RNA sequence: GCCGACUUAGCUCAGCUGGUAGAGCAACUGAAUCGUAAUCAGUGGGUCGCGAGUUCAAAUCUUGUAGUCGGCA
Numbered sequence: 001g002c003c004g005a006c007u008u009a010g011c012u013c014a015g016c017u018g019g020u021a022g023a024g025c026a027a028c029u030g031a032a033u034c035g036u037a038a039u040c041a042g043u044g045g046g047u048c049g050c051g052a053g054u055u056c057a058a059a060u061c062u063u064g065u066a067g068u069c070g071g072c073a
Base pairs, nucleotide, nucleotide: 001072002071003070004069005068006067007066010025011024012023013022019056027043028042029041030040031039049065050064051063052062053061
């Protein structure tokens, strides 16, 4: 220098052909217990790496760019 993959909640990751963003763990609240843990019920938490475009509508499509990883030279 060229090519490819990935970037979504505090962490690990889903999201099937564009149609209101989810799970597990963690956190918090409550129940239960003499008390703690385990258990059960619930709550909060995300401008989907950043910018632009297409579209009635974009995490998803197009494009630029940043970071991480891998391959070729």

Transfer RNA from an uncultured Bacilli bacterium, 73 nucleotides, folded computationally. Rfam family: tRNA. It is annotated as a transfer RNA.